[in-house]
């Protein structure tokens, strides 16, 4: 003093996955913080489903959801990969939007013969991960000083 591995705070990130009441347990001498478990709401996300319109084709070549995680084409052809094309994400440290350059993702689960679009209506989720990086222009807004 660098690399490299764990761990933990802060700040901050990917997501709908936030916040609020109420019950019963732990804790606790009483209370109290603070955890479990149940149940309600309120926000946020999704799905079913009328007419009208779509579709008039589609149904084993099964067909559909969430999701940013999808189409094309070539080798391989067991499996990998390589190109186009397109979607999405992150730092610029209050938000937001456009360009740009960089630097990363394109997995993964479901449903169970079935579903276009949808008013009313009815159903369902509020989970998990991660913590590296830290260019540049332009525009609208807030807030603080002065």
């Nucleotide at each position: 003093u660098a690399a490299c591995c764990g761990g933990u705070a802060a700040a901050g990130c990917c997501g709908a996955a936030u916040u609020c009441c109420c019950g019963c347990c732990c804790g606790a001498c009483c209370a109290g913080a603070g955890g479990g478990c149940g149940g309600g709401g309120a926000g946020c996300g999704g799905g079913g489903g009328a007419a009208c319109c779509a579709a008039a084709c589609g149904u084993u070549u099964g067909g559909g959801g969430c999701u940013a995680a999808c189409c094309c084409a070539c080798c391989g052809c067991g499996g990998u990969g390589u190109g186009g094309g397109g979607g999405c994400g992150c730092a610029g440290g209050c938000u937001c939007c456009u360009u740009u350059a960089g630097c990363g993702c394109c997995a993964g689960c479901c449903c169970g013969a079935c579903a276009g679009c949808u008013a009313a209506c009815c159903c369902c989720g509020u989970a998990g991960g991660c913590c590296g990086a830290c260019g540049a222009a332009g525009g609208a807004g807030a807030u603080u000083c002065g």

This is a predicted structure of a 146-nucleotide RNA (c-di-AMP riboswitch aptamer (ydaO/yuaA leader)) from a bacterium. It was read from a public genome assembly, where an Rfam model found it. Rfam family: c-di-AMP riboswitch aptamer (ydaO/yuaA leader). Rfam describes the family as follows. This family represents a conserved RNA structure found upstream of the ydaO and yuaA genes in Bacillus subtilis and related genes in other bacteria.